[in-house]
Small-subunit ribosomal RNA, central domain from a metagenome, 351 nucleotides, folded computationally. It matches the Rfam family "Bacterial small subunit ribosomal RNA". Rfam links the family to the GO terms structural constituent of ribosome and ribosome. The full RNA is in RNAcentral, with records from SILVA.
Context: one part of a larger RNA
């Protein structure tokens, strides 16, 4: 390259939006580019295949034949792809009605607590540990009451529970906002599904300027343990954790499972929504449909573990990605970045 695969063996992009592509529901008529099918024309000759024959055989040689291609012109075919008109409503979408929520952005606000300051009581300790010590306190500390100041984080609620594409969201009000989900009609009339490049979002952590700083804290500094102790456990503490504008593009950014349709036994739990049953509203029940979510389980797949209508069963489209291990996610070239560094990604050499 054929091929075979991608949850755990090597491989799913972090994620979403879309260009160019590839693939596309039913159904007329058209056309005949793809597809068949004939006809012809070309595809030198050797060679290779098949049949036959010269050299004693064979190598060779000589004669027929087949075979060789996205080839070309012409005729004709119309299922199926596609092209061009046209319908249609099962995807896909908007209108209407309803109902959950830590979705988002922004402002304002609430308590609880640590900590610091100030004031009352009070006196010798208080802390920490495995056990001490460094610390901290007679200049009144810890312990308590009272006021005050600030910055961070929201106990209970709280769930195997919600919402978001994913990064992620959690005290309350409030503004403005995305999304899906459920019900009944009406409307558009494939308007779709994927998605190279692109374009955006993207946890900590680091960066850059300008605030902020209660607690936590890498560094650093001291006290232990220790054979040593650049740890581990104790005291302090700078960055840093916050805010605001820019940047940075990484991750067990994980379901280690890429997106969409559709098909294929079952039980049980939980959100949301709608419908029903009883003697009536109601409430609980309980039944039944939707969509989400967890769990056990079947055939079925799997190397096994497992998965099992949320599939790792069965199909179909489409994207990314793998091809032994080390050297390596390195080198070098590019390219992005203020900077760490990120993307891209070799090889000799070894086993």
């Nucleotide at each position: 390259u054929u091929g075979g695969g991608c949850g755990u063996a090597a491989a799913g992009g972090g994620c979403g939006c879309g260009u160019a592509g590839g693939c596309g529901g039913c159904u007329u008529g058209u056309u005949a580019a793809g597809u068949c099918g004939g006809u012809u024309g070309u595809g030198a000759a050797a060679g290779c295949c098949c049949g036959g024959g010269g050299c004693u055989c064979a190598a060779c040689c000589c004669c027929g034949g087949a075979a060789a291609g996205u080839c070309g012109a012409c005729c004709g075919a119309u299922a199926c792809u596609g092209g061009c008109a046209g319908g249609c409503u099962a995807g896909a979408g908007u209108a209407c009605g309803g109902a959950a929520g830590a979705g988002g952005u922004a402002g304002c606000u609430g308590g609880a607590a640590u900590u610091c300051c100030c004031g009352g009581u009070g006196u010798a300790g208080c802390g920490g540990u495995g056990a001490a010590a460094u610390g901290c306190g007679u200049a009144g500390a810890u312990a308590u009451c009272g006021g005050g100041a600030g910055g961070a984080a929201c106990a209970c609620c709280u769930g195997a529970g919600g919402c978001g594409a994913a990064g992620g969201c959690g005290g309350g009000c409030u503004a403005c906002u995305g999304g899906g989900c459920c019900g009944a009609u009406a409307c558009u009339g494939a308007c779709g599904c994927u998605g190279a490049u692109g374009c955006g979002c993207g946890a900590a952590a680091g960066c850059c300027a300008g605030g902020g700083g209660a607690g936590c804290g890498a560094a650093c500094g001291g006290g232990a343990u220790u054979a040593g102790a650049u740890a581990c456990c104790c005291c302090g503490g700078u960055a840093g954790u916050c805010c605001u504008g820019g940047c940075c593009c990484u991750a067990a950014a994980c379901g280690a499972u890429g997106g969409a349709c559709a098909c294929u036994u079952g039980g049980u739990g939980u959100g949301u929504c709608g419908g029903g049953u009883a003697u009536u509203c109601c409430a609980g029940u309980c039944c039944c449909g939707a969509u989400g979510u967890g769990c056990c389980g079947g055939a079925g797949c799997u190397a096994a573990c497992g998965c099992g209508u949320u599939a790792a069963g069965u199909g179909u489209c489409c994207c990314g990605c793998c091809u032994g291990g080390g050297g390596a996610g390195u080198a070098c070239g590019g390219u992005c970045g203020c900077a760490a560094g990120g993307c891209u990604g070799a090889a000799a050499c070894u086993c």